Bacterial RNase P class A from a Rhodocyclales bacterium, 348 nucleotides, folded computationally. The coordinates come from a structure-prediction model, not an experiment, and the mean pLDDT is 76. Its Rfam family is "Bacterial RNase P class A". By type it is a ribozyme.
[in-house]
RNA sequence: GAAGUCCGCCAGGCAGCCGCUGCACGCUCACGCGUGUGGAGGAAAGUCCGGGCCCCAUAGAGCAGGAUGCCGGCUAACGGCCGGGCGUCGCGAGGCGACGGAAAGUGUCACAGAGAAUAGUCUGCCUAAGCCCGCAAGGGCCGGCGAUGGUGAAACGGCGGGGUAAGAGCCCACCGCGUCCGUGGCAACACGGGCGGCACGACAAACCCCAUCCGGGGCAAGGCCAAAUAGGGAAGCGACAGCGUUGCUCGCGCUGCUUCCGGGUAGGCUGCUAGAGCGCCGCGGUAACACGGCGCCCAGAGGAAUGGUUGCCCACGACAGAACCCGGCUUAUCGGCGGACUUCUCCU
Numbered sequence: 001g002a003a004g005u006c007c008g009c010c011a012g013g014c015a016g017c018c019g020c021u022g023c024a025c026g027c028u029c030a031c032g033c034g035u036g037u038g039g040a041g042g043a044a045a046g047u048c049c050g051g052g053c054c055c056c057a058u059a060g061a062g063c064a065g066g067a068u069g070c071c072g073g074c075u076a077a078c079g080g081c082c083g084g085g086c087g088u089c090g091c092g093a094g095g096c097g098a099c100g101g102a103a104a105g106u107g108u109c110a111c112a113g114a115g116a117a118u119a120g121u122c123u124g125c126c127u128a129a130g131c132c133c134g135c136a137a138g139g140g141c142c143g144g145c146g147a148u149g150g151u152g153a154a155a156c157g158g159c160g161g162g163g164u165a166a167g168a169g170c171c172c173a174c175c176g177c178g179u180c181c182g183u184g185g186c187a188a189c190a191c192g193g194g195c196g197g198c199a200c201g202a203c204a205a206a207c208c209c210c211a212u213c214c215g216g217g218g219c220a221a222g223g224c225c226a227a228a229u230a231g232g233g234a235a236g237c238g239a240c241a242g243c244g245u246u247g248c249u250c251g252c253g254c255u256g257c258u259u260c261c262g263g264g265u266a267g268g269c270u271g272c273u274a275g276a277g278c279g280c281c282g283c284g285g286u287a288a289c290a291c292g293g294c295g296c297c298c299a300g301a302g303g304a305a306u307g308g309u310u311g312c313c314c315a316c317g318a319c320a321g322a323a324c325c326c327g328g329c330u331u332a333u334c335g336g337c338g339g340a341c342u343u344c345u346c347c348u
Base pairs, nucleotide, nucleotide: 001344002343003342004341005340006339007338008337009336010335012313013312014311015310016309017308018307020039021038022037023036024035025034026033027032041319045330046329048328049327050326051325052324053218054217055216056215065214066213067212068211069210070084071083072082073081074080085099086097087096088095089094100209101208105207106206107203108202109201122149124145125144126143130141131140132139133138157175158174160172161171162170176198177196178195179194180193181192182191183190184189222270223269224268225267232261233260234259235258236257237256241255242254243253244252245251277296278295279294280293281292282291284289314317
């Protein structure tokens, strides 16, 4: 210098004027006005996970259903994060991985191919033994063979040697696989040794099995205040009237008036933003993170506010707008900055 990898950060700046909106203070009977101060994001997004908070029939167990799935740690919790293992991609820094179980059972394996999991003679190889023909060479029968060719994503361990009539884990070495033991590690796992002659193809993002977790609904949750109208309950009032109960009387009930009570609609208030908060420092830890000290207050609307305009500057400005809150993931995003590292080239 070129090409890259990972981590973190920023998201036009300054000033003037006019607006919108939360809060505090002051003035005002009130409507409002004035002053001060605050006013979107790294994703506010998708609503995909997890939690706080709230309500419900306290939700213990089981079934069903769902989610997760190597090991250890972090956390309020997680499907998140950190560290490690293994696999895989990359020369590398590093990236990616639903990464438990296929000797519990069931199922599937298209096309091609003889055969696709109880393997299997299509092309082929052999003629040692037995039988027949032949003087013999040889031929035929009976048979043996998974070594060769071919099909396929996959052909029932691979490769080499021995062996054989030809062959074959039939035998041997190495590798793979299984199993036992030892060593290191908390563990996943790694390494080493012994034994086994190979049995155990792939798929669980097919059913399924195993382990762990999950009650349901969500701020339009929920709580409080509370008109009008209609209806409900209680108490009181009445020489009254009407209706019903039995033909009559009494009694009782309904209709009336007054007072009180409760539910509840419109409407209003609340929940509502000081929190698993942010910054700096110290300290423990490889890290995620935890602990301690100091400092800070950082939107809270309810048709829903953050805009307009002018000037100057620059690299000429992307994606995008809170609605209960928080931790993550994912997706969108012009460009810029910082740090650590890798590979190649050149110079000294």
Lineage of the source: Bacteria > Pseudomonadati > Pseudomonadota > Betaproteobacteria > Rhodocyclales. It is recorded under the gene name rnpB.